[in-house]
Annotation
Predicted 3D model of a 335-nucleotide RNA (Bacterial RNase P class A) from Sphaerochaeta sp. The sequence is in RNAcentral, with records from ENA. Of the family's consensus pairs, 94% are formed in the model. It is recorded under the gene name rnpB. NCBI's taxonomy places the organism under Bacteria, Spirochaetota, Spirochaetia, Spirochaetales, Sphaerochaeta. It matches the Rfam family "Bacterial RNase P class A". Gene Ontology terms of the family: tRNA processing, dimeric ribonuclease P complex and ribonuclease P activity. It is annotated as a ribozyme.
This record gives sequence, C1' cells and structure tokens, in this order.
RNA sequence: CAAGGUGGGCGAGAUGAUCGCGGGCACGCAGGUGCACGAGGAAAGUCCGGGCUCCAUAGGACAUGACGCCGGGUAACUCCCGGGAGCGGCGACGCUACAGAGAGCGCCACAGAAAAUAUACCGCCUGCAAAGGUAAGGGUGAAAUGGUGGGGUAAGAGCCCACCGCGCCGCUGGUGACAGCGGUGGCAGGGCAAGCCUCGUCAGGAGCAAGACCAAGCAGCAGGCAGGGCGGUCCGUCCAAUGCCUGCGGGUAGGUUGCUUGACCAUCCUGGUAACAGGAUGGCUAGAUAGAUGAUCAUCCACGACAGAACCCGGCUUAUUGCCUGCCUUGUUUU
Repeated sequence: CAAGGUGGGCGAGAUGAUCGCGGGCACGCAGGUGCACGAGGAAAGUCCGGGCUCCAUAGGACAUGACGCCGGGUAACUCCCGGGAGCGGCGACGCUACAGAGAGCGCCACAGAAAAUAUACCGCCUGCAAAGGUAAGGGUGAAAUGGUGGGGUAAGAGCCCACCGCGCCGCUGGUGACAGCGGUGGCAGGGCAAGCCUCGUCAGGAGCAAGACCAAGCAGCAGGCAGGGCGGUCCGUCCAAUGCCUGCGGGUAGGUUGCUUGACCAUCCUGGUAACAGGAUGGCUAGAUAGAUGAUCAUCCACGACAGAACCCGGCUUAUUGCCUGCCUUGUUUU
C1' cells in the first nucleotide's frame, strides 16, 4: 500500500432569532408571566425472560409448547461470557437444533441389480453346456454394507495380517464437556429425529383496556311529607302510577391513582480471561390520554438513513444515508 477478519462509539443535524405545544416548579385574586426540561438505537416485530397486578391453587399427573455439549454470569432466560467437539477458511476468524437411529413406526424422488431387506446389469472364476461361485473392478445415485497396502484364492471376500477408522475396557490429565496413551473385538452392519416418537429440563392462567380509589345524571331500593282509595271526619290500612325531600348499595359518564427513583445513568477504584459483581462520588434524564416533543428565517456541515414513547426492565431479531475508532490476518514493496 492492497485485500480481508472482528469489536466499540456516534447517528443527523448544529448554532442563533421569532412563534407554538406538553407536563413540572415559582409568582400572581385572575387573565397570565418567568425558569429549566421534553423520543430511539432500534421507541419497531411482540419472538423469549422477569418485575408488578388480579384470578386460581392440598399434592401430583396428562396434554401442549419451548429447549437439549461443558463450566460460569444473571432477578430470569431459549440471552450473555469462557471452553470442548464437528464443519468451512492459507489465515485473522466464522458456522452448528451439538441427547437418542441396540424401543417402535414412517420416509429415502430420479437413476440404479439393489435404498436396508436382500440382491447382481457389465465384469471375474469353474464348467462342453445347464448351472454355480464372487463382489476386486466398471456403471447409478445426495447416499451402496469400513479405507489403504499386503497375504491368500479357481476368481474373490476382515478370509488372514499391518496401519487408519469404529465399538468396548483400562490408565493418565482436566471441576467438566473432552483429550492423550495402552489393551481388546474382525466390525457391530446406510441416512433422516428442523418426520412421528423416546429420554431429560422448564412453564398455573390472564394482562396497565392489569388493578385500586372518588363519583354526577338516569333507573332501582328504603323511609318521610304531600296526594289518592276504603261513604264523611280522626285513627288505621292500601297505592300499579305522580310531586318533593332524605338515605342506601352497585356503578355509567367523568376524575384520581397505578406512572416513572430505576435489577437507573456518569466517572473512578477493586475482583474476575470475560460475561459480570462489589464499592466511592455525583446526577435526575418524557409521562401524554385523542394523545406534547413542532414551524419559519439566517449561517454552517457529512446535504440528513431507518424510524415516534403509551406500565417498567433484561435480551433476541429485523430496518438503517453515513461518520469516527481499537485490535488482528494474508499478500506485495522498502529498510
């Protein structure tokens, strides 16, 4: 210098002026005035996990769903960190649904003799032939009954042997996944579990329109007064309907709360490879409810991407014009 790998941060507008909106605080009897503040890295998808709330709940199971190597982190996770194994890459590094195919069922297009139960198209060997032996080689396929070499044989074959692979046993190292070494068995007899399934682990349900409180009007119930009926009056009693007053519980409209001080943020220190944890100091950083966070002008720049909170956090995933930056790899050149 070129090509790449992998992290972190910012994220589009900035400054000034004028006008406007939201909640907060202060002042004012009030109209109002003043002050500071006012979307995101994903606020998104609502896919996981938790807090919180209500309901349910003796205990357990089924069903259903998610997950599935080991160790650690965390409030918790299917997330994160570190490690192991396999695969890809020259490498930095990346990817993995990474338990079980000696429980059972199912599937494996086309081609091919044959796709798991057996079998033989060409070939090889024996044989005059009929027929038989064989699976080394060819051929098919995504996949063909261990691989290479040697012995052996009529030709062949784990039929036998060596090495590799695989299964089992032991020893050593490691917390562990696992690794290394040694012994042993001629070899278990294809693949798919992101097909059913089996094993293990986890999950009670619903969600802030959760839930709590206050509470007009109308209707309801109870009582009183008025009014009406029982021939008149008084008492008593009844009244489907009417007027007024009082009370009651439930509760609509409406209001308040939940609501933003929190597993919070910034800096520093300590422990840890790291995720993370502990400590010190400082900070307060939207809280609307038809839903505020905007508009215009001037100057500047990178010429402005994806996108808008609605109970709150931790993740994952997806979208994103771009800018800054750490570390590492490979190649070339020069010293």